[in-house]
Context: one part of a larger RNA
RNA sequence: UUGGGCAUAAAGCGCGCGUAGGCGGUUUUUUAAGUCAAAUGUGAAAUGCUUCAGCUUAACUGAUGCCUGCAUUUGAAACUGAAAAACUAGAAAUAAGUAGAGGAAAGCGGAACUCAUGGUGUAGCGGUGAAAUGCGUAGAUAUCAUGAGGAACACCAGUUGCGAAGGCGGCUUUCUGGACUUAAUCUGACGCUGAGGUGCGAAAGCGUGGGGAGCGAACGGGAUUAGAUACCCCGGUAGUCCACGCCGUAAACUUUGUUCACUAGGUGUUGGAGGUAUCGACCCCUUCAGUGCCAAAGAUAAUUCGUUAAGUGAACCGCCUGAGAAGUACAACCGCAAGGUUAAAACUC
Numbered sequence: 001u002u003g004g005g006c007a008u009a010a011a012g013c014g015c016g017c018g019u020a021g022g023c024g025g026u027u028u029u030u031u032a033a034g035u036c037a038a039a040u041g042u043g044a045a046a047u048g049c050u051u052c053a054g055c056u057u058a059a060c061u062g063a064u065g066c067c068u069g070c071a072u073u074u075g076a077a078a079c080u081g082a083a084a085a086a087c088u089a090g091a092a093a094u095a096a097g098u099a100g101a102g103g104a105a106a107g108c109g110g111a112a113c114u115c116a117u118g119g120u121g122u123a124g125c126g127g128u129g130a131a132a133u134g135c136g137u138a139g140a141u142a143u144c145a146u147g148a149g150g151a152a153c154a155c156c157a158g159u160u161g162c163g164a165a166g167g168c169g170g171c172u173u174u175c176u177g178g179a180c181u182u183a184a185u186c187u188g189a190c191g192c193u194g195a196g197g198u199g200c201g202a203a204a205g206c207g208u209g210g211g212g213a214g215c216g217a218a219c220g221g222g223a224u225u226a227g228a229u230a231c232c233c234c235g236g237u238a239g240u241c242c243a244c245g246c247c248g249u250a251a252a253c254u255u256u257g258u259u260c261a262c263u264a265g266g267u268g269u270u271g272g273a274g275g276u277a278u279c280g281a282c283c284c285c286u287u288c289a290g291u292g293c294c295a296a297a298g299a300u301a302a303u304u305c306g307u308u309a310a311g312u313g314a315a316c317c318g319c320c321u322g323a324g325a326a327g328u329a330c331a332a333c334c335g336c337a338a339g340g341u342u343a344a345a346a347c348u349c
Stems, first nucleotide, its partner, number of pairs: 004320003007303002012317001014200004021193003025087007033080002035076008048066002051063004090190001091187001093185001094183005102176007109153001113149008124135002161168002205246006214240002219235004257316006265294011298305002322349003331342004
């Protein structure tokens, strides 16, 4: 270097945007860089290999070709490239509609909970397998009224919807991103992927300042137990919440990279459009985009996957190469720190 792989065996970056690079639709003309053909020169000799000849054979000797390359010249024009012109099936734009927990900010709401104050009221409450710690005659629990506070939004709710992923769920308003459908008006390949780069990125954690109802690492107490640094109970600090700034990791999972094309069906569901169906709506039929289940062919070691592929092909990127040592050491970069990213070897089996 070629060959093999990446759902579960080692292996898809957590996810976008995008630079270089790689790859790239249809038609015509030109060119001749790649490509192909021919000629010439060169590729020292020996060695080597091929074929032949000589010495009886061999070793050996001689001859021939190879020396796969490079340069120059001439030619070919299908394919790739380059230049020019054109096209519309890819991709954008436009118009009219549609659905949505997509994002940001502000305001509002009711239920529950805790606390405070007041009323009624009296001896228990609470908790458990059973108890106890705890709370309560300084009047608790219960119940009624008023007030304050913070957090989360029952039902609707769904194999639902939206988002690139993380994720998103009370209501209203403002600002704002994307998607889908139909028209076929317009631009005319403007495309795909994407090393580096850059942005986003749950929870926990960190910094500064707020906030703090409930829950609750740590911690204290009560139980259980041989012990109980736990499971159960009573408390409870960080935290959970907000603003701004860090961190940059997860079983960041569909353990399945992105894009495009092709390849039986059946049955649900969400959002559209159309119809020969209708008085209208539903039903029914066709079609596009999502989202589930079953299944033919095919694939698979099997499980299973199966038009939402793990099938058949194409383009580009990432990653894997026995187990442990180890996602560690050293070093570099990043970080306030915690730590993160990149990433070995000796040695052992």
Model confidence (mean pLDDT): 87 of 100. A computed fold for a 349-nucleotide part of an RNA from an uncultured marine cyanobacterium, annotated as small-subunit ribosomal RNA, central domain. The RNAcentral record of the full RNA draws on ENA and SILVA.